[in-house]
Molecule: SAM riboswitch aptamer (S box leader)
Organism: Peptostreptococcaceae bacterium pGA-8
RNA sequence: GCCUUAUCAAGAGCGGCUGAGGGAAUAGGCCCUGUGAAGCCCGGCAACCUAUAAGUUGGUUAUAUCAACAAGUAAGGUGCUAAAUCCUACAACUCAUUGGCAUGGGUUGGAAGAUGAGGA
Numbered sequence: 001g002c003c004u005u006a007u008c009a010a011g012a013g014c015g016g017c018u019g020a021g022g023g024a025a026u027a028g029g030c031c032c033u034g035u036g037a038a039g040c041c042c043g044g045c046a047a048c049c050u051a052u053a054a055g056u057u058g059g060u061u062a063u064a065u066c067a068a069c070a071a072g073u074a075a076g077g078u079g080c081u082a083a084a085u086c087c088u089a090c091a092a093c094u095c096a097u098u099g100g101c102a103u104g105g106g107u108u109g110g111a112a113g114a115u116g117a118g119g120a
Stems, first nucleotide, its partner, number of pairs: 002119007013042001015041003021032003026089004043081003048077003051073002055069004085112001090109008
C1' cells in the first nucleotide's frame, strides 16, 4: 500500500522548547496563526484493543467449579487534544426564486479521508 468491519456534531492546557506557517490531497469557500502556526516534550481527553471487574444469565444437588455477557477502572497498546472529518464537490428527494435555461437552500445516501480491530 490492499481487503473487511466499527466509529467520526461529545471530550481534552492561560505549561515548556522552538519560531512561520497551518486547517489530508485537487478546486472553490471559510477560518486559525508573533496575544506564537507546524513540530517536539509534558499535561489532558477518550475507552477501540489488551488487562481487570461490581454484577447478570445459563448449567449444577450445591454458596464449589464451568460457560456467556458485563456497569465500572484506566495499568499496557494505539488514538485524539480550534471550528461536524471546518464546509462544498457525486446522486436521489425536497423547498424557494425564474417565462425558461438555471440559481440558491434543506434532508438522506455515496465518494474520499481519519482512527481502532481483524485479515490476505